[in-house]
């Protein structure tokens, strides 16, 4: 530090999505060791069972059992252990230590500060510690009760308990004075004394009152500490004072009485969530999440309440009530509280041993030993996490076997293995052995205290003596005991192969799978980590997608419709102050631990340790004084007022006007009017339209009118007056920051709508007709209500748009136009508008640019991926309609904006083409022939199936062909190669059966070479390797071909524009068949196409002369026959020839066009091959090849008969024909290009013929096919179903061929259909063509109306591109990109899902008002009980008891919040192949959109006024 995903492709917004780090984790696979951490996040759920708080005999009475020992009278006693357990009293400690996070948003915390307090046990100051008194327990006894535990009598001791005495720097005080403590014990001891106990004395421990401090604690204060405004107002003890009353201590902390305050948008009150915190995790940081393990601090201890002891508590292992559960009960009562350490059970994806030991470190109790200690130190489970180490090292190519893959060669796992040779951490088995231990005890010295040598302290020595748990170290053997997981299409390192076939599955995102998956499964192989690895969850990060740092709002989401102003925010120049901000020092404070940096200790790390830095924060002190504020003055550039002026559709009200439209009257006037695309509905002989006069009424105000002018915005359009607002200009005075902006509120706001009352000419939602149309609830047409129009009142919304908040300053210019000033006019300068252009700069771009979307400042408003939805509840407004605030489930990878390239377009331009027009000739009707469809069949084999199949593959199906069908055989095969073993030379003749294949028998032959064993070719038979497939896949292919289209295109190199994809070139003027070719131009240049070049034909020359030819000359059978020619025609080689070359016009001095000379031939002469980059997954697996896949005694392969030819039908291609431009008869004339040996066939000859015999010539300019027909000559027919037409059908033949029934062709004789020129609609064709004629050829044994080619006769017409179709090229607009056969909108139908409403049910919670009141405190107290003390009483005082006041549980009614669930409802969402339609997207076919309002199966229609997107 990114990257993936929107699209054909780009650039931008904008989400999703990955990669990183990280966990008190879980959960799949898999596990050698070790170390250091860690380890109920869920039910603050319920707990069996055992531990977690005791200790002191040096306060006190009382004291067993059991052992020891001695006496015994053998029942027992007595010592001692011992004054010892266990119990009581009494003192200390049970308020710490441990756990938990349920509560609490502040009675909490964090951090800094205050001052009205209190502190056990410590240390410290002073002073004392005398001297008496009454008790209750243990204890004995007598009772009660199941129990628990309890009542009565009586006995006792204290460091219990209570008076006295004394007592202050001690409280209190009216200032005089009042109150006011206490207790010993134990060691040791010379003197005195003694009831022999001790007194005393001294020393340790205590005890009392006091002082300071330390520790600890309680209260106040300020700041800051989630999240919702769809919570906006809360508050009667509430704020404050006065008296009282209470704390340990201020205070409404209570209480009484005044007063009427106190908090709130800087967010109160209310709801929901949460223990704070240091820290942790993340990141560059700022942040953001987060508060397990340690540590500080709170709360809580079944669940509510309440005191009590106490220094300290409203107390986790205390007490009392009340509830809830569990237990025990003898039913009458009682017991209990693991959120202590273990440990059940339950929830839970999910979190451990009912261990050891107090040996260290703390704690409690003790003078002390000591005792207690689930704190604590340890140990056990657990890969939960970090670190570390290890599973072996070196050699070892026959690259081993085996796996996989393979183009079959070989690659690869792979030096890996095996083998040789080494090593041995760790594990294991065995021995040794620190440190964690210091204290206490004993004893020796010493100092202190003492009257003391004793006792006691402290220090030293010395001896003794404590370890739960566990490091290292050392030998021993043997590579032995020890690798897994994930991944491999892109992100993101890493590939083939099978297997499966839109199944199975896979995915974080994009996506993969539909018969060749590197993506699903599995194997080889490889990548990445490694005693792990992965998946799931969760934070931060990426992510600048909340932007403080660091974004944004003309078109992407986004600027309130506009305007006034409240509180806020921000403010010209200047002088003094002043220090709030700000800046600098300086000192507290910021607990330890973390992090960070040097070091030290564990063999290293990880861990554990010492110093140091940081803790970016608060708080005081002190200075500065530029700047911002703040107070005082002052100016005048901001803003403002006066004065003279101008412009204007600025507003409101009242009045006038003409013009035009309807109606009415009334006159002339007749037969239609009106309307459309095109009708109709409508009006109209009761007289309309038309016209003329008069009259109503009612709206709107042409012409001037202009990107003119006014207004803040909506808006404002005749004229005149009234009353008014605002704006600009020009001059000089005035006031002196009065000024921007505005959350909230207020007001104004088009059109529709609404409410009351008018109006009401034209328009014209709704509605009725009438048309269009499949339908037509529309678009068109005719009527027409409401409304539109006044008045007054609502509504509050629009594309209310410049889609561009509102003030200010700064920054190139041209231009145009409104006002008004200067300047005698003009030129020109100024200022305020309002428009177009354009730098620079900005912008994804397009675009904006002194009227900014550039550069600044100041405020305010607004976004935050589509979509659900500007809806849903809730709230406020409103008569209503509705408006304004405004979520979430769920769902989807997207959605959007600017440009770019195409395709498209019921958009534009400009060209071409038999595209249309103008012509000629068909087809579609008739009848055959052929080909497809369909039917049909045992099979009708298969492909071709819009233009671009359909006389196509087929240039030729009787059998072969042939693929299909039945039958009937063959299984190394009908053909191939190789290998096995055996037989035989190889070949050949008949016969039999059979439909053939085939079987069966048979006759002839026995050959070359030899080392005599045999060998070679060949052929048959066995058996293996293969063979063979017209079987599937033309969507795996090659090669091959259509089609666009012989259209003029298509590209590239540099270069230059552009963020980019692209553009430019290739666009533009001319110009051509042509991207032809000329100018021009940021392009220059090229390259495939085009034209040429190549063939054929037109004209000409030269060259050659058989078999072609014959002009001359000679012959002659009169036929170029012969001689002979080489002129001509032809034939074939080679040249000429045509280039807009020449000339005249038009053009731009071009290129080119017109028109003409010349000329065989003129602008490509005229025909042909030639077919750019691509398009249509176009055709072909059935010419051929070919991967895959599939058949293998069949899906190979032989045979034989059938079938492809089947027929109600429909459709393409043709052929004949309908007839006189003809039909037939006669007679006659002219080609050209081809073919021939298993051919082509003359002559001659028979036959009506088809043909037949025949048998010259010809391997071909020589022979032959082979007569050309149409033409022309002449006869005939007379407009008819005919002397056209010829199918059909009959009978007889002809040829071919093994065979002509199915199923050939042809010939004669007879028959003699429909058909009289063909609806809609439709094809060719522009010159030697169209049309008409006949002729050959290839396939081919025969079998063309077809297909390919030749020739002969031979026209018409083209104004012209407006229209059909097809194409180019430019330009437009697009929601299209599979590109319009495109995309895509709504009802309806069906599944699903989540959500709203609901009569209402059921739960939390909480609010008011009332009842009720348990323990308990505190007041009150006439009832009861009573040791000390005392004035000796009916006594104070105390205790119970009653009563009042608080007050929990609990109860009634009554509201609010919320959560569940509800019959039926309502819209939303998602679902490859449901129904209607086509609203949108092009002019989407009526332009769309936005507000409204009506209306309609739906999209949607219409009306009204706006938008241009």
């Nucleotide at each position: 530090a990114g990257a993936g995903u929107u699209u054909g492709a780009u650039c931008a917004u904008g989400g999703c999505u990955c990669a990183g780090a990280u966990u008190g984790a879980a959960c799949g696979c898999u596990a050698g060791c070790g170390g250091c951490a860690g380890g109920c996040c869920u039910c603050a759920u319920a707990c069996a069972u055992g531990c977690a708080a005791g200790u002191c005999g040096a306060g006190c009475g009382a004291g067993a059992a059991a052992g020891u020992u001695c006496c015994u009278u053998c029942g027992g006693g007595a010592a001692u252990c011992g004054g010892u357990a266990a119990a009581g009293c009494g003192g200390c400690g049970g308020a710490c230590g441990g756990g938990u996070g349920a509560g609490u948003a502040a009675u909490a915390u964090a951090u800094g500060g205050g001052a009205a307090u209190c502190u056990a046990c410590c240390u410290u100051u002073u002073a004392g510690u005398g001297g008496g008194g009454g008790a209750c327990a243990a204890c004995u006894u007598c009772g009660g009760g199941a129990a628990a535990c309890u009542g009565g009598a009586g006995c006792u001791a204290a460091u219990a308990c209570c008076g006295c005495a004394u007592a202050a720097u001690c409280u209190c005080u009216a200032a005089g004075g009042a109150g006011g403590a206490a207790a010993g014990u134990a060691g040791g001891g010379g003197a005195u004394c003694u009831u022999c106990g001790g007194a005393c004395c001294u020393u340790a421990c205590g005890c009392u009152a006091u002082u300071a401090g330390a520790u600890g604690a309680g209260c106040c204060c300020a700041u800051a500490u989630c999240a919702g405004a769809u919570u906006a107002g809360c508050u009667a003890g509430u704020u404050g004072g006065u008296g009282g009353g209470g704390u340990a201590a201020a205070a409404g902390c209570c209480u009484a009485c005044c007063a009427a305050g106190g908090c709130u948008a800087c967010g109160a009150u209310c709801u929901g969530u949460a223990g704070c915190u240091g820290g942790u995790c993340u990141g560059a940081g700022a942040g953001g999440a987060u508060g397990a393990u340690c540590a500080g601090c709170c709360a809580c201890a079944c669940u509510g309440g309440g005191a009590c002891u106490g220094a300290g508590a409203c107390a986790c292992g205390g007490c009392c009530c009340a509830g809830a559960c569990u237990c025990c009960u003898a039913c009458g009562g009682g017991a209990g509280g693991c959120a202590g350490c273990a440990g059940u059970a339950g929830g839970g994806a999910a979190u451990a041993u009912u261990g050891g030991a107090c040996a260290a470190u703390g704690g409690g109790c003790g003078c002390a030993a000591g005792c207690c200690u689930g704190a604590u130190c340890c140990a056990g489970c657990c890969a939960u996490g970090c670190c570390g180490c290890g599973u072996g090292u070196g050699u070892g190519a026959a690259g081993a076997a085996g796996g996989c893959c393979u183009u079959c060669g070989g690659g690869u796992c792979g030096u890996a293995a095996a083998g040789c040779a080494c090593u041995u951490u760790c594990a294991g088995u065995a021995a040794c052995c620190a440190a964690g231990a210091a204290a206490g005890c004993a004893g020796a010295g010493u100092a202190g205290u003492u009257a003391a040598u004793a006792a006691c302290u402290g220090c030293u020595c010395u001896g003794u003596g404590u370890g739960a748990c566990u490091a290292a170290u050392u030998a021993c053997a043997g590579a032995a005991g020890a690798a897994g997981c994930a991944c491999c299409g892109g992100c993101a390192a890493a590939c083939u192969c099978c297997g499966u076939g839109c199944c199975a599955g896979c995915a974080g995102c994009c996506g993969c799978g539909g018969u060749a998956a590197u993506a699903c499964g599995g194997a080889g192989g490889g990548u990445g980590c490694a005693a792990g690895c992965g998946u799931u969850a969760a934070u931060c990060g990426g992510a600048a997608u909340u932007a403080c740092u660091g974004g944004g709002c003309g078109u992407a989401a986004a600027g309130c419709g506009c305007g006034u102003g409240u509180a806020g925010g921000u403010g010209g120049c200047u002088u003094a102050u002043u220090a709030a901000g700000c800046a600098a020092a300086a000192u507290g404070u910021g607990a330890a631990a973390u992090c960070c940096c040097u070091g030290g200790g564990c063999u290293u790390a990880a861990c554990c340790u010492a110093g140091g830095a940081a803790c970016u924060g608060c708080a005081u002190u002190c200075u500065g004084a530029a700047c911002u504020g703040g107070u005082a003055g002052g100016c005048u550039a901001g803003a403002g007022u006066a004065u003279a002026g101008u412009a204007g559709a600025g507003g409101a009200u009242a009045g006038u006007g003409g013009a035009a439209u309807u109606u009415c009257u009334g006159g002339u006037g007749u037969a239609g009017c009106a309307g459309u695309g095109a009708a109709a509905u409508g009006c109209a002989u009761u007289g309309a339209u038309a016209u003329c006069a008069g009259a109503a009424g009612g709206a709107a105000c042409a012409u001037c009118g202009g990107u003119g002018g006014c207004g803040a915005a909506g808006g404002c359009g005749a004229c005149u007056a009234u009353c008014u607002g605002g704006a600009c200009u020009a001059a000089u005075a005035c006031u002196g920051a009065c000024a921007c902006u505005g959350a909230u509120g207020u007001g104004c706001g088009a059109a529709a709508g609404c409410g009351u009352g008018g109006g009401g000419a034209g328009c014209a939602a709704a509605c009725a007709g009438g048309a269009u149309u499949a339908g037509a609830u529309a678009c068109c047409c005719u009527g027409g209500u409401a409304g539109u129009c006044c008045a007054c009142g609502c509504c509050g919304u629009a594309a209310a748009c410049g889609a561009u908040g509102u003030c200010a300053a700064c920054u190139a210019g041209c231009u145009g136009u409104u006002g008004g000033g200067a300047u005698u006019u003009a030129a020109u300068c100024u200022u305020a508008g309002u428009g177009g252009c354009g730098c620079a700069g900005c912008u994804a771009a397009c675009g904006c640019a002194u009227u900014a979307a550039g550069u600044u400042g100041a405020c305010c408003g607004c976004c935050u991926g589509g979509g659900g939805a500007g809806u849903a509840c809730g709230g406020c407004c409103g008569c209503a309609a509705g408006g304004c605030u405004a979520a979430a489930a769920c769902u989807c990878a997207a959605a959007u904006g600017a440009a770019u390239u195409g395709a498209c377009g019921g958009g534009g331009g400009c060209c071409c083409g038999c595209a249309c027009a103008a012509g000629c000739g068909g087809u579609g009707g008739a009848g055959c022939a052929u080909g497809u469809g369909g039917c049909u069949u045992a099979a009708u084999u298969c492909g071709a199936u819009g233009c671009a199949a359909c006389g196509c593959g087929a240039a030729g199906a009787a059998c072969c062909u042939u693929a299909c069908c039945a039958a009937g055989g063959c299984u190394u095969g009908a053909a191939a190669u190789c290998a096995u073993a055996g037989c035989g030379a190889a070949c050949u003749u008949u016969c039999u059966g059979g439909a053939a294949a085939c079987a069966g028998a048979u006759c002839g032959g026995u050959g070359c070479c030899u080392u005599c064993g045999g060998g070679a070719a060949c052929g048959c038979u066995u058996u293996g390797a293969c063979a063979g497939g017209u079987g599937c896949u033309g969507c795996a292919u090659g090669g091959c071909u259509g089609u666009c289209g012989u259209c003029a295109g298509c590209u590239c190199g540099u270069g230059u524009c552009g963020u980019g994809a692209g553009a430019u070139g290739u666009u533009g003027g001319g110009u051509u068949a042509a991207g032809u070719c000329c100018c021009g131009a940021a392009a220059c240049g090229a390259g495939c196409g085009c034209a040429a070049c190549c063939c054929u034909u037109a004209u000409c020359c030269u060259u050659a002369u058989u078999u072609a030819c014959u002009a001359a000359c000679a012959g002659u059978u009169c036929g170029g026959c012969u001689g002979a020619g080489a002129a001509c025609u032809a034939u074939a080689a080679g040249g000429a020839g045509a280039c807009u070359g020449c000339c005249a016009g038009u053009g731009a001095c071009a290129a080119a066009c017109u028109g003409g000379a010349g000329g065989a031939a003129g602008g490509u002469g005229a025909g042909g091959a030639c077919g750019a980059c691509g398009u249509c997954a176009a055709g072909u697996c059935a010419u051929c090849a070919u991967g895959g896949c599939c058949c293998u005694u069949a899906u190979g392969c032989c045979u034989u008969g059938g079938g492809c030819u089947g027929c109600a039908c429909a459709c393409g291609u043709g052929c004949u024909a309908c007839a006189a431009u003809g039909g037939g008869g006669a007679a006659u004339a002219c080609a050209g290009a081809g073919g021939g040996a298993a051919g082509c066939c003359a002559a001659g000859u028979c036959g009506u013929a088809a043909g037949g015999c025949g048998g010259a010539g010809c391997u071909a300019a020589u022979c032959u096919c082979a007569c050309a027909a149409a033409g022309u000559u002449u006869c005939u027919c007379g407009u008819a179903g005919u002397c056209c037409g010829g199918a059909u059908u009959g009978a007889a033949g002809u040829c071919u061929g093994c065979a002509a029934c199915u199923c050939g062709a042809c010939u004669u004789c007879a028959u003699g259909a429909a058909g009289u020129u063909g609806g809609a609609a439709u094809c060719g064709c522009u010159a030697g063509u169209a049309a008409u004629c006949g002729c050959g050829a290839a396939u081919c044994a025969g079998a063309a109306u077809g297909u390919c080619g030749c020739g002969g006769u031979g026209a018409a017409u083209a104004c012209g591109u407006u229209c059909u179709c097809g194409g180019g090229c430019c330009u437009u607009g697009u929601a299209c990109a599979c590109a319009c056969c495109g995309c895509c909108c709504g009802u309806c139908a069906c599944a699903c899902c989540a959500u709203g409403g609901g009569a209402g049910u059921a739960g939390a919670u909480u609010g008011c008002a009332c009842c009720a009141g348990a323990a308990g405190u505190a007041g009150c107290u006439a009832g009861g009980c009573u040791a000390a003390c005392c004035u000796c009483g009916u006594g104070a005082g105390g205790c119970c008891g009653g009563u009042u006041a608080c007050c929990a549980c609990g109860g009634u009614g009554u509201g609010g919040u919320u959560u569940a669930u509800g019959a039926c409802u309502g819209g939303g969402g998602u679902g490859a192949a449901g129904u209607c339609g086509u609203a949108a997207c092009a002019a989407g076919g009526u332009a769309g959109c936005c507000g409204u309002a009506g209306g309609g199966g739906a999209a949607c229609c219409u009306g009204c006024g706006g938008c241009u997107g």
Predicted 3D model of a 1509-nucleotide RNA (small-subunit ribosomal RNA) from Haliclona indistincta. It matches the Rfam family "Bacterial small subunit ribosomal RNA". Gene Ontology terms of the family: structural constituent of ribosome and ribosome.